Record summary: GlmS glucosamine-6-phosphate activated ribozyme aptamer, 152 nucleotides, folded computationally.
RNA sequence: UAUGAUCGAGAAGCGCCAGAACUCUGCGGAGUUGACGAGGACGAAGGUGAUCGAGAUUUCGGCGGAUGCCUUCUAGUCGCCUGUCACGACUAAGAGUGUUCCAGUAAAGCGUUCGGGUGACCGGACGGACAAAGUGGGGCACAUUGACAGCU
Repeated sequence: UAUGAUCGAGAAGCGCCAGAACUCUGCGGAGUUGACGAGGACGAAGGUGAUCGAGAUUUCGGCGGAUGCCUUCUAGUCGCCUGUCACGACUAAGAGUGUUCCAGUAAAGCGUUCGGGUGACCGGACGGACAAAGUGGGGCACAUUGACAGCU
């Protein structure tokens, strides 16, 4: 110095690059780009292969991963006293469905500027904006079961 094995740490628009595009070159090769934020997990197993908008020449194309979703089981919440069981909806620290209003520090892009690199490009500072979904709160509508036992 190279290769392999093992262990550990770290990220979740996260990691990577074999296509593509681009740069430098002594034409052998060496490099660059490749998701902007918001939001999101810890019961078990299996499956699938993932929400929302912003931007707009590749945020193309692909690989891996992933907190999403579905099914079953488990444990719960609600079904206007309690318990058990059944049924229905829902939840996995928060719990019926629909709809409407309000809330929510968006960031990049853009403008100005600083630093690094021959370059593609990379890193930062300042200025002023603009979301949607999940979620939280309020209103409205609909739904709010049955058996047995107990309590009043």
It was read from a public genome assembly, where an Rfam model found it.
Rfam family: glmS glucosamine-6-phosphate activated ribozyme aptamer. By type it is a riboswitch. Rfam describes the family as follows. This entry contains a glucosamine-6-phosphate activated ribozyme that is found in the mRNA for GlmS. GlmS is an enzyme that uses fructose-6-phosphate and glutamine to generate glucosamine-6-phosphate.
The coordinates come from a structure-prediction model, not an experiment, and the mean pLDDT is 79.